[in-house]
Context: one part of a larger RNA
This record gives sequence, C1' cells and structure tokens, in this order.
RNA sequence: UUGGGCGUAAAGGGCACGUAGGCGGUCUACUAGGCUUUUUCAGAAAACCCUGAGCUCAACUCGGGUCUCUGGUAAAAAACUGGUAGUCUAGAGUAAGUAAGAGGAGAGUGGAAUGGCUGGGGUAGGGGUAGAAUCCGUAGAUCUCAGUUGGAAGUCCGAAAGCGAAGGCAACUCUCUGCUUCUAAACUGACGCUGAGGUGCGAAAGCGUGGGGAGCAAAAGGGAUUUGAUACCCCUGUAGUCCACGCCCUCAACCAUGAGAUUUCACUGUCAGAGACCCAAAUACUUAUUUUAUUAUAUUUAUUUUUAGUCUUUGGCGGGUACAGUUAACACGAUAAAAUCUCCGCCUGAGGAGUACGGUCGCAAGAUUAAAACUC
Repeated sequence: UUGGGCGUAAAGGGCACGUAGGCGGUCUACUAGGCUUUUUCAGAAAACCCUGAGCUCAACUCGGGUCUCUGGUAAAAAACUGGUAGUCUAGAGUAAGUAAGAGGAGAGUGGAAUGGCUGGGGUAGGGGUAGAAUCCGUAGAUCUCAGUUGGAAGUCCGAAAGCGAAGGCAACUCUCUGCUUCUAAACUGACGCUGAGGUGCGAAAGCGUGGGGAGCAAAAGGGAUUUGAUACCCCUGUAGUCCACGCCCUCAACCAUGAGAUUUCACUGUCAGAGACCCAAAUACUUAUUUUAUUAUAUUUAUUUUUAGUCUUUGGCGGGUACAGUUAACACGAUAAAAUCUCCGCCUGAGGAGUACGGUCGCAAGAUUAAAACUC
C1' cells in the first nucleotide's frame, strides 16, 4: 500500500538476448472505442447529510430535499488518445568507403626464468631466520660450464591507454569469427524503447571422467615462537592450480549508482577518425641574376607526398575544479546523485533469518524461491 523511496541509512536483478505486456516520431483523410458536452432513465424503504415539525429538552419519532458517485438511453463535438487507409525522414536499420583494438575460438612457433636429469670443473659447506632449528651435503652438495627434459607463466613496451554486455581479455604468427568508430548521404520507411515469465553467458573455489604435473600450495607432517600456538615465521608436502569434455551458477559479480531517450554554465588530458590552416620536402613550369654548362641562387604558379603544430568537429575513455540544481550530510554536478519521459527490478524496524518447511534445480557441495512463533 490512492503515499514515499533504492551511491553510503532497508532497497538496482551478476550480465545480455528476447516472448507477452506497457510505452512510442511527422503529416493528411475517415472513424468515434476512450475522453468531453448536453438530454433522459435507474440506483426500494430505512440509515447518513441538509432543512422543518412533534414528545417540557435530548435521545427518539415524523415531513420535505439535494449533492456526490455508478450504470444505461438519445444527440453533438473531433483537439488529444485508440483504430483504419495513405504520406514523410529527423528515430532505427541496410548498402558503400574507412580506421583502431590484450574482443572470441582453433592451430603452430620462439625466448628468458624456476625445477629435474647426464657429463666436466671444484671443495666443505649450503639453505633458512629477528635469531635459530628441522632440512640438503664427503655416496661430493651449494657454486660454475656444457648438454638435455618437462610443465606453467608471459619481463620490457604499459599508460588516468585499448577491447568486450557483464564475467573478463596481454609473448609472436596464421586461420575462422563477433562488435564498434568516422566519412558521405545511396536505399528501407517507425521497422523503435523497455521487458514479467523464458533462453543464453557468467571470476574464483568446488564436483565427475580422462590426461598432465615444473613452480606454487589448502589439508597433513616436522622445526621454531609462546603460558599454550590446532596461527603468524621456517623446512617438507597432497588435493588443487594446467588441458579436454561435462556440471556447479555463487562474490565487496561494486561505479555498492538498472536500461533507453531529451535538455542544461565554464576549464582540461587522452584514444580512433574527419575537415581547414600552416611548416618542410620532391617534381614540373615562369621570371631575374649568375656560370664553360638549365650550373647555382632567388622567385611565381601548379601538383604530389610526408612529418610536426594550431584550430574546428564526431565518437569513446577519463582527470581535477566548478555555475545552476540536487543531497540528511558526505558528496554528485553534460560519464548527474540536475530538469523531465517510458519500461523493468527491488525496499517497508532490529533479531529470529536469507534460516525452517514445501517446491524447483544439482552427482554432491549446495543454489534458488521463502515464512512464522518468540524477543526487543
């Protein structure tokens, strides 16, 4: 519950696609469902309300009456809304040209580093810590040189940078593939926005089957510390971390800020384009001076290319102030938490509790939906 809200107080769904539904650009004609005006009828009596009367007053009783509201009948109107038929191009999309990117999937290649193994050199320590010890080492370690093996991760570049709906994405090459920007304005002609259910994607951990296993490392063992030390520190170390396929579906899944659209003061950086100006270079040409020489210098015009800069502009990502405005304050402030519109989600004192029960899903772990008693 006809009300007010959701950055931090309770409250934005993890993210997208999309069904129903809701909402929806311009102009013309028709229509008349909604809407509006008028007519008329009905909505028993009692009661309520207004007004008057009667019981000595009042309660009570009686007479009269309207408003409001609801539904129907008949007529009118055509602005808005809906409907029907057409129109347009400003929304949306398609085609053309163009540009950037760690966007996704698969395959392959290379280097550094850690570890292992083999061999050479070499000798007594190494490792670790606040200090130690467990630990490794004369069966030759640490160190060093050469070779080899295997797995994982990608130094610098690197950035307030880029891409993606979100989760997220970073060595290099190839193949396949999604999205987006800009230019110009050829085409379609409202094809749009949102989106209950639904469907798909969804970090890490975890689960199933089969591989793989260098380093790291829950659990576990040992050494320390300590009153104790089921920890912090050290030595080991198994799942796991990696790959393929299939599940799980959660998070401080955060910008703690849903999606889309319109409007609004000033400053500034960066990424991708576009336009203009300017600078420089090259080529050809004109003129002047000069030279053995179209040789050199200067100059005029035209064309082309490239770099840097300046300005304008479109889109993206920002940064710090800040006008108006907002806010309980903090703060937000063209990337709004401002002014508005459309649609969805969600909140309603704290605990009990995101729990119980039931349903659905899952191999399980559990997830999701979601109370009440009781206490304050």
Molecule: small-subunit ribosomal RNA, central domain
Organism: Microthamnion kuetzingianum